[in-house]
Context: one part of a larger RNA
């Protein structure tokens, strides 16, 4: 910028790209074959590799704003009780996300036309011939089916709303953001609001916090106390911030 008025929603599918993989095992059946050795087609289960997508319940990895313990030194007058600094000091764990070594699921079925081969009638050529008219079957392959993307598909489709005598429908700017996201975009929301912090409660983690009391000389232990603390996870709740402005955006002709 175009799809011949502007816009929102929900669509069709020309096309396009992706998938397309295989072993072992049981069974039919020690049947057909085959003097014996050996040993099937076809069919029916099962259960693996690899590859791929999606998630994180479970195993596990990280998890430098969680929570314990600990060394060495510095502070806070000191004692306790804490911070700072030594790779996050060091170590034990660990919620959210993220992953994968972990968990699903997937390549099934089915159809048309075919190769290559096998056919049927069947002549030219009184036979013979799958082929010359006719008309079958036959593949991991071809076309469709599966997953997804898709009308600049310029051939610019489709359906439904909505808006036009004063700045309309409706889009943006701005702002609070996120399981979206280099930016942009794209989602939810902007008080008529739970968009984000913050409070509250809750989960989940860590492991019984300070202070104080008892015990004991003292280190310590022991009661209060399954405490206390808690990032990202789920609620409820306007307290704080999304105020208030503000821009494009009509006139369809011939």
């Nucleotide at each position: 910028c175009g799809u011949u008025a502007g816009a929102a929603u929900a669509u069709u599918g020309a096309g396009a790209a992706g998938a397309u993989c295989u072993g072992u095992c049981c069974u039919u059946a020690g049947u057909a074959c085959g003097a014996g050795a050996g040993g099937a087609c076809c069919g029916g289960g099962a259960u693996g590799g690899a590859c791929a997508a999606a998630c994180c319940u479970c195993u596990g990895a990280u998890g430098u704003a969680c929570c314990a313990g600990u060394u060495g030194u510095c502070a806070c007058g000191c004692c306790a009780g804490u911070g700072g600094c030594a790779u996050c000091g060091c170590u034990g764990g660990g919620u959210a996300g993220u992953c994968a070594c972990g968990u699903u699921u997937g390549g099934a079925a089915u159809g048309g036309a075919u190769a290559a081969u096998c056919g049927c009638u069947g002549a030219a050529a009184g036979c013979a011939u799958c082929u010359a008219a006719g008309u079958g079957a036959g593949a991991a392959g071809c076309c469709a089916a599966c997953u997804u993307c898709a009308a600049g598909a310029u051939g610019a489709g489709u359906a439904u709303u909505c808006u036009u005598u004063u700045u309309a429908a409706g889009u943006c700017u701005c702002c609070u953001u996120c399981g979206a996201g280099a930016c942009c975009a794209g989602g939810a929301g902007g008080u008529u609001g739970a968009u984000a912090g913050g409070c509250u409660g809750g989960g989940g983690g860590u492991g019984u916090a300070a202070g104080u009391g008892c015990a004991g000389c003292a280190a310590u232990g022991u009661a209060u106390u399954u405490a206390g603390c808690u990032g990202a996870c789920c609620a409820g709740u306007a307290c704080u911030a999304a105020u208030a402005u503000g821009a494009c955006g009509u006139u369809a002709g011939c």

Predicted 3D model of a 254-nucleotide part of an RNA (large-subunit ribosomal RNA, domain VI) from a metagenome. It matches the Rfam family "Bacterial large subunit ribosomal RNA". Its mean pLDDT, the model's own confidence on a scale to 100, is 87.